[in-house]
Context: one part of a larger RNA
RNA sequence: CUGGGCGUAAAGGGUCCGUAGGUGGCUCUGUAAGUUAGAUGUGAAAUCUCAGGGCUUAACCCUGAAAUUGCAUUUAAAACUGCGGAGCUUGAGUUCGGAAGAGGUUGGCGGAAUUCCCGGUGUAGCGGUGAAAUGCGUAGAUAUCGGGAGGAACACCAGUGGCGAAGGCGGUCAACUGGUCCGACACUGACACUGAGGGACGAAAGCGUGGGGAGCGAACCGGAUUAGAUACCCGGGUAGUCCACGCCUUAAACGAUGGAUGCUAGGUGUGGGGGCGUAAGCCUUCGUGCCGCAGCUAACGCAUUAAGCAUCCCGCCUGGGAAGUACGGUCGCAAGACUGAAACUC
Numbered sequence: 001c002u003g004g005g006c007g008u009a010a011a012g013g014g015u016c017c018g019u020a021g022g023u024g025g026c027u028c029u030g031u032a033a034g035u036u037a038g039a040u041g042u043g044a045a046a047u048c049u050c051a052g053g054g055c056u057u058a059a060c061c062c063u064g065a066a067a068u069u070g071c072a073u074u075u076a077a078a079a080c081u082g083c084g085g086a087g088c089u090u091g092a093g094u095u096c097g098g099a100a101g102a103g104g105u106u107g108g109c110g111g112a113a114u115u116c117c118c119g120g121u122g123u124a125g126c127g128g129u130g131a132a133a134u135g136c137g138u139a140g141a142u143a144u145c146g147g148g149a150g151g152a153a154c155a156c157c158a159g160u161g162g163c164g165a166a167g168g169c170g171g172u173c174a175a176c177u178g179g180u181c182c183g184a185c186a187c188u189g190a191c192a193c194u195g196a197g198g199g200a201c202g203a204a205a206g207c208g209u210g211g212g213g214a215g216c217g218a219a220c221c222g223g224a225u226u227a228g229a230u231a232c233c234c235g236g237g238u239a240g241u242c243c244a245c246g247c248c249u250u251a252a253a254c255g256a257u258g259g260a261u262g263c264u265a266g267g268u269g270u271g272g273g274g275g276c277g278u279a280a281g282c283c284u285u286c287g288u289g290c291c292g293c294a295g296c297u298a299a300c301g302c303a304u305u306a307a308g309c310a311u312c313c314c315g316c317c318u319g320g321g322a323a324g325u326a327c328g329g330u331c332g333c334a335a336g337a338c339u340g341a342a343a344c345u346c
Stems, first nucleotide, its partner, number of pairs: 003318004007300002012314001014201004021194003025088007033081002035077008049065006091191001092188003095184005103177007110154001115149007125136002162169002206247006215241002220236004258313006266291011295302002319346003328339004
C1' cells in the first nucleotide's frame, strides 16, 4: 500500500413485485467444507538474499544456508462461518377487535359557471387595450328575464392536512376492491432483507381505430406593437384537451437524497389510534412539518423522516467537448426509446 465516491461538484435505476445470487435472529448438539496449529512429501537448476571462499580488486565464479509466501497427504482443535439435527420467540407473517383516508375500478346523481339555440323586455352600441384596431351589432347585438341543448371541471370545506410504491388522487351516492395504523398477545416458528436478468405500473405530449367537442387552445389567419416582430398584447381558430380500446415509456419521473435493520440530546406544531385523568393535561405508537445537541459536511446545510454511527444487498460515477451523437442490436405503426463508443480537440 492492499481505491475514493454518488443532496447542490461526475454519479441513486421513474416506481414496485420478484428469479438466480449475495446476506441473515436466539439456545443446544453433531460434523469438520471454510478456518487455525503441527508433521511429512513436493515446490528442478540458475536468478534474488545472507554467510564463507577463488581470480591482485570489482564485475564474474564456487560452496553452504535461507527463501520459494504454493500444492498434496496426514494428525489435531472446534471459537466463528458453512452443513445436518433438536428447540425458542424478540424479526416476519396469521387471527381477533377497533380506526382514519381526494388509495383504485365501475355505474348513477347534483348545483354554480361558460357557450349555443328558442322566446320576452329593450336600443345603439358592445367588446378589447398601455392606447387602439381587427371583431360583434339596426337582418336588433351587449344588458336583462324565462325555457332548452351540450361538454368539461367540481368554488367554499382546504390545511405547513390526508391517501398511494411511484406516476398520482379532490362535488355527491352506491357496488366491487388494494394497502395502512392502533389494541389484544391467541397461532406459525426465521417463514427474513436485498435483488443481476425478468414482469407489472408509469404525468404530460404524441400515435392508431371509433366516438365526443362547451370552454381553452400548438399550428394557422387577421389586428396592433416594432427598425423588423415568423413573439410578448388583442380578435378568431384546427389538431389536441374529454371517452372506449390499443400503443408509446419519457420528465427538474426531485427530497435533484436506492432499499432494509439497529443505535445516537431535546423542544414545538399538526393528522390517525390507544391508555390514564372530573378537567387542564400526561404517557404511548404510527405519520407529517419546523427548530435544535452530539456527530457529519468543502461550504451551504443535514441532524431519531440523517447527509450522524454501523451491517447487508442493488444501481451508478471516474476531466470538458465531440455526444446521449455514430455504428450495431432490441423494442415501436411512427415519433422515437433503450443500450452506447471512437477519431479529433482543450

Small-subunit ribosomal RNA, central domain from an uncultured bacterium, 346 nucleotides, folded computationally. Its Rfam family is "Bacterial small subunit ribosomal RNA".